The RNA shown here (transfer RNA) has 70 nucleotides and comes from a marine eukaryotic metagenome.
Model confidence (mean pLDDT): 81 of 100.
Rfam family: tRNA. It is annotated as a transfer RNA.

C1' cells in the first nucleotide's frame, strides 16, 4: 500500500436502496412422557462494528476510522 471479513448467545443468509431485518443451533416457557432424551408449539434476544456524506427512504452506496484474516 492492496484484498476479504465485520448482522441475535454460536454459525451464517439477506444489499438492482422501500410494507416485517431473518435461518438453523442455543436459551427461556409449555405440549407429549412415570421421568428423561427425542419431537411438537411459543416467546425473548440486534443502535446490521463506529463516525460522517448522497437519497424522500441506506444492513445495501460513498468517505474516514477500529478490529480480524490474507
Nucleotide at each position: 500500500g492492496c484484498g476479504g471479513c465485520g448482522u441475535a448467545g454460536c454459525u451464517c443468509a439477506g444489499u438492482u436502496g422501500g410494507u416485517a431485518a431473518g435461518a438453523g443451533c442455543g436459551u427461556c416457557c409449555g405440549g407429549c412422557u412415570c421421568a428423561u432424551a427425542a419431537u411438537c408449539g411459543g416467546a425473548a434476544g440486534g443502535u446490521c462494528a463506529u463516525a460522517g456524506g448522497u437519497u424522500c427512504g441506506a444492513u445495501u452506496c460513498c468517505u474516514a476510522u477500529c478490529g480480524c484474516c490474507g